[in-house]
RNA sequence: ACAGUAGGUCGGUUUGUCGCUGGCUGCCGUAAGGCAGAAAGAGGAAAGUCCGGGCAACACAGGGCAUCGUAUUUCUUAAUGGGAAGCUGUUCGUGAGGGCAGAGUUAAGGUAACAGAAAAUAACCGCCUUCGGGUAAGGGUGAAAAGGUGAGGUAAAAGCUCACCGGUCUGCAUAGCAAUAUGCAGAGCCGUACCACUUGCGAGUUGUAAGACCAUGUAUACCGGCGUAUGUAGGACUGCCCGUCCGAUGCCGGGGGGUAGGUCGCUAGAGGCUGUUGGUGACAAUAGUCGUAGAUAAAUGACAGACACCUUAGCAAUAAGGUACAGAACCCGGCUUACAGACUUACUGUGUUU
RNA sequence: GGUUCCUUGGCCGAGUGGUUAGGCACCGGUCUGCAAAACCGUUGACGGCGGUUCGAAUCCGCCAGGAACCUCCA
Numbered sequence: 001a002c003a004g005u006a007g008g009u010c011g012g013u014u015u016g017u018c019g020c021u022g023g024c025u026g027c028c029g030u031a032a033g034g035c036a037g038a039a040a041g042a043g044g045a046a047a048g049u050c051c052g053g054g055c056a057a058c059a060c061a062g063g064g065c066a067u068c069g070u071a072u073u074u075c076u077u078a079a080u081g082g083g084a085a086g087c088u089g090u091u092c093g094u095g096a097g098g099g100c101a102g103a104g105u106u107a108a109g110g111u112a113a114c115a116g117a118a119a120a121u122a123a124c125c126g127c128c129u130u131c132g133g134g135u136a137a138g139g140g141u142g143a144a145a146a147g148g149u150g151a152g153g154u155a156a157a158a159g160c161u162c163a164c165c166g167g168u169c170u171g172c173a174u175a176g177c178a179a180u181a182u183g184c185a186g187a188g189c190c191g192u193a194c195c196a197c198u199u200g201c202g203a204g205u206u207g208u209a210a211g212a213c214c215a216u217g218u219a220u221a222c223c224g225g226c227g228u229a230u231g232u233a234g235g236a237c238u239g240c241c242c243g244u245c246c247g248a249u250g251c252c253g254g255g256g257g258g259u260a261g262g263u264c265g266c267u268a269g270a271g272g273c274u275g276u277u278g279g280u281g282a283c284a285a286u287a288g289u290c291g292u293a294g295a296u297a298a299a300u301g302a303c304a305g306a307c308a309c310c311u312u313a314g315c316a317a318u319a320a321g322g323u324a325c326a327g328a329a330c331c332c333g334g335c336u337u338a339c340a341g342a343c344u345u346a347c348u349g350u351g352u353u354u
Numbered sequence: 355g356g357u358u359c360c361u362u363g364g365c366c367g368a369g370u371g372g373u374u375a376g377g378c379a380c381c382g383g384u385c386u387g388c389a390a391a392a393c394c395g396u397u398g399a400c401g402g403c404g405g406u407u408c409g410a411a412u413c414c415g416c417c418a419g420g421a422a423c424c425u426c427c428a
Stems, first nucleotide, its partner, number of pairs: 001350010012307007020041002024037005043325001047336002050334005055207004062242004067203005072086005087102006103198002109195004124139002126135003147165006166190002168187008211264004220255001222254005234246004257427002271290008308323006355424007364378003372408001381395004401417005
């Protein structure tokens, strides 16, 4: 210098004119309200609603069975399926690094198309036979075929036995908080994937259209089902069962009627920024400092100029065109997805020079 | 704003891991003087991209498009 890997930060600035939103201050007004003023007013994802929490309501006693989620270790957090640092296996890359998987299944079980003898208590061909039977050497198809090689052994064979190699399991030692790694000793223990199942852990349901209050206004006409004194119909407590509680001119469904206005919830919160300390790190502790949108059919805009950046043309001056993704709706922490470009840290590869 | 669900030829629609049924339509043929009906035959599809798996319409994730429900009073 070029090419790359893993992170981090930012994501236009500014002037003028005219507007919009909710508050504040001043003046006028009995009041409703009017006028003026100076400040404030979208994001890193406000998005998808995929996880988790706060908050609210449901009158959460309790027991059993289901259902759903999750699954290597340690740590972190309010919490999570998030994050950090590791471990094992596999895979991509020359490399820095990246992707994926990881509870058990020796309790019983199911499926494995086509092909193939066979997809799992080994039947068939074959081999051997004392004709009772024995056998997994050979059968080449498949994603997957009963550990591999050699020797012994045998009627023929086979971990049947032995040596070496590969794997699994058990015990001990060392390192580590642990997953695990390494070493030693021992056991012939030796097929795969998925489902279902088992185990550990977690989960009550519904979402701010939750919900609380004020105002306005009306008729439960009609239809269907259940029930009417039995704690029955029905309702609540988690989906079901038990159980407990509530329980009637009623309950459920359809269909009608009325109002379609306002206040709160609503933004100071597990908040941001800076420094210090601890930690490999996520993060935590502590000190200082900051005040930062709350609309309701929904404000945060439009026009004109200057600068910055990009593209094209041009030797240049300059000219023309363009400026990513996107728009709060109860609030937070994550994840995922979209995104023109700019800056920056660490590291890797190649080439050149010193 | 919140919750739930769906997507298979031009249309309807079955299929819940093993070659995507069936009907209508279109096209070609037979029949007819020509057409309709009838009969025979053909073409054509899993919304997109990844993952799991030997194998995915089906299971999982992310996108895209679409639909339904949820205000207050009695």
Predicted 3D model of RNase P RNA and transfer RNA as a complex of 428 nucleotides. It holds a member of the Rfam family "Bacterial RNase P class A". The coordinates come from a structure-prediction model, not an experiment, and the mean pLDDT is 76.